[in-house]
Notes
RNAcentral holds the sequence, with entries from ENA. Predicted 3D model of a 403-nucleotide RNA (Bacterial RNase P class A) from Labilithrix sp. Of the family's consensus pairs, 98% are formed in the model. It is recorded under the gene name rnpB. It matches the Rfam family "Bacterial RNase P class A". Rfam describes the family as follows. Ribonuclease P (RNase P) is a ubiquitous endoribonuclease, found in archaea, bacteria and eukarya as well as chloroplasts and mitochondria. Its family is annotated with ribonuclease P activity, dimeric ribonuclease P complex and tRNA processing in the Gene Ontology.
RNA sequence: GAUGCCGUACAGGCGAUCGCCGGUCGCGGCACCCUCGGGUGCUCGCGACGGGAGGAAAGUCCGAGCUCCGCAGAGUGCGAUGCCGGGUAACGCCCGGUCGCGGAAACGCGAAGGAAAGUGCAACAGAGAAAGACCGCUCGCCUCGGGAUCUCCCGCGGCGGGUAAGGGUGAAACGGCGGGGUAAGAGCCCACCGCGCGUCCGGUAACGGAGGCGGCAAGGCAGACCCCAUCGGGAGCAAGGCCACGUAGGCGGGCGUGCGGGAAACCGCGAAGGGCGACUCGCCCGAGCCCGCGGGUAGGCUGCUCGAGGCGUCCGGUAACGGCCGCCCUAGAGGAAUGACCGCCGCCGUUCGGAGGGCGAUCUCCGGACGGAACAGAACUCGGCUUACGGACGACGUCGACC
Numbered sequence: 001g002a003u004g005c006c007g008u009a010c011a012g013g014c015g016a017u018c019g020c021c022g023g024u025c026g027c028g029g030c031a032c033c034c035u036c037g038g039g040u041g042c043u044c045g046c047g048a049c050g051g052g053a054g055g056a057a058a059g060u061c062c063g064a065g066c067u068c069c070g071c072a073g074a075g076u077g078c079g080a081u082g083c084c085g086g087g088u089a090a091c092g093c094c095c096g097g098u099c100g101c102g103g104a105a106a107c108g109c110g111a112a113g114g115a116a117a118g119u120g121c122a123a124c125a126g127a128g129a130a131a132g133a134c135c136g137c138u139c140g141c142c143u144c145g146g147g148a149u150c151u152c153c154c155g156c157g158g159c160g161g162g163u164a165a166g167g168g169u170g171a172a173a174c175g176g177c178g179g180g181g182u183a184a185g186a187g188c189c190c191a192c193c194g195c196g197c198g199u200c201c202g203g204u205a206a207c208g209g210a211g212g213c214g215g216c217a218a219g220g221c222a223g224a225c226c227c228c229a230u231c232g233g234g235a236g237c238a239a240g241g242c243c244a245c246g247u248a249g250g251c252g253g254g255c256g257u258g259c260g261g262g263a264a265a266c267c268g269c270g271a272a273g274g275g276c277g278a279c280u281c282g283c284c285c286g287a288g289c290c291c292g293c294g295g296g297u298a299g300g301c302u303g304c305u306c307g308a309g310g311c312g313u314c315c316g317g318u319a320a321c322g323g324c325c326g327c328c329c330u331a332g333a334g335g336a337a338u339g340a341c342c343g344c345c346g347c348c349g350u351u352c353g354g355a356g357g358g359c360g361a362u363c364u365c366c367g368g369a370c371g372g373a374a375c376a377g378a379a380c381u382c383g384g385c386u387u388a389c390g391g392a393c394g395a396c397g398u399c400g401a402c403c
Stems, first nucleotide, its partner, number of pairs: 001399004006394003010391001012345004017340002020052002023049006029042005054375001058386002061384005066236004073281004078232005083097005098112001099110004113227002118225002120221002134167002136163007144155004175193002178190003194216001195214003199210004240302004250293006258269004273285004309328004314323003347372011
């Protein structure tokens, strides 16, 4: 100097002036009650005191708490996740590891099960995209020409075969490479590598290592359908509770209010409609239900912030994290307050001047000028992830240059 990684109760400070939103107290005003001393209440006024955004408060993407609804059962479906071990209330998060890829390294990234269950897809190019003959190579037959002259050689063309080694196309071409073999070729055969299946060893495991067997049958895509495994009821603080008001009462229309037994209680069969919040079967409730007209409400309190809470020492653990003890309490709200401005100081960068240290690379201090200081705004609460963001500080590394 470049770069990697982790963390921060870092996200300017002080003062003056003018404001904003809650809380407590006091005084006043108004209303109500009253045992006439007073008490209670408030969209009211004034004053005092104390409090008032974030690391992401954001996106609302996951996981929970809490609340209400649901909760006989079966089947189908839908969604999410997907290497291994651990952490956690839980997770799609975190930690550690394995494998693969990237990087010179520190380190980073990875939805990383199955493509030898099935279906499907692959633009353009190409003969062929999963089984293909375009060129080439090669064999046989035929026609013609030439050369040799005893049936041979060469060449043009036609027909029929063989061949996936070579060329060519493509993002991707039917295991790779070398040798043998063959008319030419080919796992046709062999060695090594790859792939698959057992064995042994190491590891909790993912996986790694060694050696054996198989002659290749297995190309890619599952963030295509699908298969396998695991998990998942629904809606959300406009949840929900209490008070007030109200869904009342009225008019019109539709469906149903059934049948049998019994002295009765009740039992059996049925029934409009409703419930089981994806669907079907199935189960349950059931005497009222549905539609239209008309009519009414829009207020207050609560839920509400003490919670899987934060900080610190020590202990366990590689770590995530856990345990003991101690200390602390920090907005609660309604479409929504936490602000504006001025002065001084501080911070960072560039540049100029001066001083000092060091053998040196270079470092430190003082002063001036100019410039910069972001993203953003709680709305029931937590744990995460992701996204936005100018910088500052504290650790730990990697590589290079110079002294």